Predicted 3D model of a 317-nucleotide part of an RNA (large-subunit ribosomal RNA, domain IV) from a Candidatus Micrarchaeota archaeon. Model confidence (mean pLDDT): 85 of 100. It matches the Rfam family "Archaeal large subunit ribosomal RNA". The literature on the family includes a 2001 paper in Science by Yusupov et al., "Crystal structure of the ribosome at 5.5 A resolution". Its family is annotated with ribosome and structural constituent of ribosome in the Gene Ontology.

[in-house]
Context: one part of a larger RNA
RNA sequence: CCAAGGUUAGGGAAAUCGGCAAAAUGGUGGCGUAAGUUUUCGACAAGCCAUGUCUGCGCACGGUAUGCGCAGAUGUCACUUACCAGGGGACAGCGACUGUUUAUCUAAAACACAACUCGCCGCAAAGCCGAAAGGCUUAGUACAGCGGGUGACGCCUGCUCACCGCCAGUAUGUGAACGUCCUUUACAAGGGAAAGAAGCGCUGGCAAAGAGCGGGAGUAACUCUGACUCUCUUGAGGUAGCGUAAUACCUCGUCAUUUAAUAGAUGACUUGCAUGAAUGGCGUAACGACUGUCCCACUGUCCCAACCUUGGGUCCG
Repeated sequence: CCAAGGUUAGGGAAAUCGGCAAAAUGGUGGCGUAAGUUUUCGACAAGCCAUGUCUGCGCACGGUAUGCGCAGAUGUCACUUACCAGGGGACAGCGACUGUUUAUCUAAAACACAACUCGCCGCAAAGCCGAAAGGCUUAGUACAGCGGGUGACGCCUGCUCACCGCCAGUAUGUGAACGUCCUUUACAAGGGAAAGAAGCGCUGGCAAAGAGCGGGAGUAACUCUGACUCUCUUGAGGUAGCGUAAUACCUCGUCAUUUAAUAGAUGACUUGCAUGAAUGGCGUAACGACUGUCCCACUGUCCCAACCUUGGGUCCG
């Protein structure tokens, strides 16, 4: 010096991206227990007290074991005396939850999920595997099967079919080859015509299909603002919500709370560079080895280092 441990006065997160690590808590019995809530939970919430040993006795039992008690004594700094053995609380984000995952750097807010919704499918089904035979689905039959999306629950899910896509319909539009008819010609190749499938076209529908959801002026008894009016324009011009956000460039937005001091956090405001409704929007008890902030307790994380134990390295011999 390295590794693994141990103990440190006073302070107690000042260390650090961050309490990472360590410390602290811990068992059992009694008392007691908030907001919120889907009434289950939250909850071992939080918090307080007791705890050893000896002696005698009581109750429970048929008896033993054991348990629950009573009242005297007694030792320690300390009685779950070692080992074993939750730190707690408050607020917010995300995901409802239990689960699953990158065997060997990522366990998560990712995947799944119950639930909701859309599409296909009447069985020799749809879908899938296979030159085929055949097989899976299924020894199932629409309360079934397959495929796509959202993701418990609560309140909801606005407008647009112009574009892309899908579905249906229509027909004097267009529309190939073969075939038919006509034709040049001695024959054939060749030339032409009618008829005409799907598709395209045309007419409609469908957004929990892919997608999209404006601009410029003026205007109210101080000012500001603009319910209102005018105008250009679109297929429709972003509704309810939420909002400086896991989304906000400007930005450390502004105000308030928190601190002695805060580029953090929380609550508001909000003109949103570039939020927004199953690519779901907004809430939400419970849950989480998730993420952020604060408080209590606790500590060698630190002030600021010291010493000890074990093993190794190195040095001297």

The organism belongs to Microcaldota, within Archaea.